[in-house]
Context: one part of a larger RNA
This record gives sequence, structure tokens and C1' cells, in this order.
RNA sequence: GGACGAACGCUGGCGGCGUGCUUAACACAUGCAAGUCAAGGAGAACGUUUUCUUCGGAAAAUUAUUAAACUGGCGAACGGGUGAGUAACGCGUAGGCAACCUGCCCUAGAGAUUGGGAUAACCCCGGGAAACCGGGACUAAUACCGAAUAAUGCAGCGGAUCCUUUGGGAUACAGUUGUUAAAGUGGGCUUCGGCUCACACUUUAGGAUGGGCCUGCGUCUGAUUAGCUAGUUGGUGAGGUAACGGCUCACCAAGGCAUCGACGGGUAGCUGGUCUGAGAGGACGAUCAGCCACACUGGGACUGAGAUACGGCCCAGACUCCUACGGGAGGCAGCAGUAGGGAAUCUUGCGCAAUGGGCGAAAGCCUGACGCAGCCACGCCGCGUGAGUGAUGAAGGCCUUCGGGUCGUAAAGCUCUUUCAGCAGGGACGAAAAUGACGGUACCUGCAGAAGAAGCCCCGGCCAACUACGUGCCAGCAGCCGCGGUAACACGUAGGGGGCAAGCGUUGUCC
Repeated sequence: GGACGAACGCUGGCGGCGUGCUUAACACAUGCAAGUCAAGGAGAACGUUUUCUUCGGAAAAUUAUUAAACUGGCGAACGGGUGAGUAACGCGUAGGCAACCUGCCCUAGAGAUUGGGAUAACCCCGGGAAACCGGGACUAAUACCGAAUAAUGCAGCGGAUCCUUUGGGAUACAGUUGUUAAAGUGGGCUUCGGCUCACACUUUAGGAUGGGCCUGCGUCUGAUUAGCUAGUUGGUGAGGUAACGGCUCACCAAGGCAUCGACGGGUAGCUGGUCUGAGAGGACGAUCAGCCACACUGGGACUGAGAUACGGCCCAGACUCCUACGGGAGGCAGCAGUAGGGAAUCUUGCGCAAUGGGCGAAAGCCUGACGCAGCCACGCCGCGUGAGUGAUGAAGGCCUUCGGGUCGUAAAGCUCUUUCAGCAGGGACGAAAAUGACGGUACCUGCAGAAGAAGCCCCGGCCAACUACGUGCCAGCAGCCGCGGUAACACGUAGGGGGCAAGCGUUGUCC
């Protein structure tokens, strides 16, 4: 000198674009953050209308292809947060899988035949303070279970061609045996037999997308850490996995790693990048993007195409809450917000209008993702706080050698302008047919009036800018050298000056 997710002191006009718990991965009140659906059965209430009425009310229709709940499908594994752990194939990069999986989507082929038994909701009964639970009776499905049909699927056997790391693999087989599927709904037409369209369903092959695994190289610190290792290293066999593999197990062998730093300790998410620097390098890893890990702490599996399953389940623990003391409920490192910690970090806002996501044929519903607004000079950038003229060098302040000098064209005065802010009128783009939170915002036009808008630090040298008074090694200053003990350009105040400017200084950290 530059930089910052900064903080502190003094000061503070406007706008645009960004940023904003770096500390306690501390504890959390409250609200919201993941639902949705032409499948399925059952099916209200309020309201309105009509009828009856003992004037209390009752019944019917409509609301209703309805709400809430239930069965079922898809989603909930995305999106959002945090960086505790991790020195590791975690990440980066380059490859490999002849050792793998992939819902929804796309392409192509084939098919969807025929039966069955339940169960929730609802109703009845019961237990419980509650959370919730038990029993009985009824019912449906694209829920569940048989049978059929199967191949280029899968498994076994068999040869053929090619490739090969000699382990095996690829291709076709018009070879053989065995085995495994399915579900309808809506619209149109109908001669009532069906036909057809759309969306669903089953199966096969391929693709796309997303993942899984393996390997080479790279990836902080210290030797005041020198030896480490028994599933350890390898083999055979088996199990397990989507898949290879000590991944697991039985047996066998005794190996494997290490001064080219093993093992143990400390520290740390990694990267694209950011800051600095002429570069080489050094430091860092906020925001944005990719990957990883985690979700009160530890462990476990279930479901599923897919699980570290944040707003799923089970067990244990700590903590908090409810309780009728028998037993239950919870997890903000989602968005706001609270307490605490701290030098320090925001609104319990608006909207699904846009973009994107989930479900749905669609209408649409949901979406604290996102789009916006709010707060903070926290940062960057831009603008303004007026312009011209004006000497008698006014008043006043300060200094003075008392002549004067200086603040100083500075002010006043005169002539103008109106950016920004203010008031009034118009008023968007973003949206495609409709649909705009932002927003009566941006922007445009008009009006008034210099009007509403300047501070901070410094002035001994480094370093740009000097005098007076006060103080008297005191009070104080200070980054270093150093100032102050009676004329202090170094302390304090004033005048003057210098620098930067809606900021200026200080502190901290990095280069």
C1' cells in the first nucleotide's frame, strides 16, 4: 500500500447492487417450512328451500362428482440448513468396471385371460386422565392372493465363432429342460356383441439420467511420536451384496506396512475459487457453484428404484413438557423469532405474479425453494450538500515588530440554476389468452424555493500541514525515534493549515 462476512469511537443527505451469528453442532415458546390425486367405498355439518308441528322440534330436497377422516398410488431420498466429525479413494484430477444398479422419461417388441378370500373407514360394545388401544358385525378397489399364457427374460445342460489379462467374456443358437406377469379408469361411437381414443398396468431389449465400486497421481503439522499389525497379509471353500472384495465366517500358510516417515499425537470439511504479489509464491475456503459428512447423543434395521431417512420407525442415554402417578409427548445445524454466549451479525413481513419442484389428464392444490419488500454506511459504485459575480478587502476571531497581516471572494449583496430530497398528475416492462407480491414502485411531466443535506483525522522527523496561550518530568502524548523539569511547532485549547470525505480514524487478521 492492498484486502475484510469485521468490531469500536466521532459523524451521517440520497440512490443502485450485494453482504449480514466468524462465538454456544448452546437450549428453544409460537406460527409456518410436503403434500397431492377422473382410483375406491362410505359419506356429513353449516346454510337455503319445502312440508308437518304438541311451536320444543321433526322430515325431505339442495349444498354434493362436496369438506374432514379412511383404504390405495406417487412424492416425501429432491429442494432447504450446518461444518461437529473426517488427514480419508473424503476431495481434486486422469482412468477402469469383461464386477454393478437405475422409479419417473424416450425408442422398439410382446401382452393384459380367469378366479378368490380379506380389511380400514362406517356401525355397535368396551378400556384409558390422555396418547391411544381392544373386541364384534358389514363393505370396496389400480390393495392382497391363486390358476392360465408366456420369451430374445432368469436358472441348469450343450456345442459354434470371436476376443482375452487364460480367470473369463461377447455374439448368434430357426438347441433342450425348468421357472416367473398384469389392473383398470375416463371420453366418444354402438347393431349392446363390442370398437376406438387418452391415461394407467405387465414383460423384454436399447437409450438417457442419476448413482455404486476400484485404481494411478496430488492433498497440513511436528521425530521432544520409531517401530506398527491377528481378520492382521495372502490362499481355499462358503455366506452375503446390485456388484468386486477379509465385506463376514471355517480351515490353511505367515505374512503385510515403515526413515521415500509407518503407527500414534495435534489441527482441518475438500474443490472451483478469494485476497495479495511483477511473477514465483504466500494466506484463506463467507456469499455463488460442485462433492462429502451430519440432523439432541449413541446404536439398529424397516419401507422403497433410491435412505446419513433433518420436519419416518425402534432401542438406550441426557434434557424439556403433560399427567388422574398407571403412563405419555418432544427434537429450529428449515424460515422468521426467543434466551444465552459474545466486540459483533437482521423482520415472529408480502406473494406463489415469475423461475423451479411435488401430485394431478386437467382445472388446480402445496411450495419460508424462490421472487420481493423490511433493518444495518457492513461493503462496492454513483450523485448531492449549489453556480456566476462580488474589495470598501465589512463586522468579528486570531496573530502582531501596533505599521499591519490573516481567515478572505470567504461572507453579505446582486444575477442564476433545481440534480437529489419534497409536493402534485400520469404510470410501466417483467405476462404467452387470463393471472403482478413487488407497486401507484421504476420512469415521465409539472410546481416551489438556495431552499432540507459535512464531517473525521492529522500538522517534531519518518509524513503534506505553524503560531499564540495554558501547563511546568505535572496533566498528558506516543506506530518507531521520542516529547513534557517556565518562552513545548510533540501535552490541552484557540486561530490558521494539510489530508480524505458520507464518511473519517482506531483495533484485529492476511499478503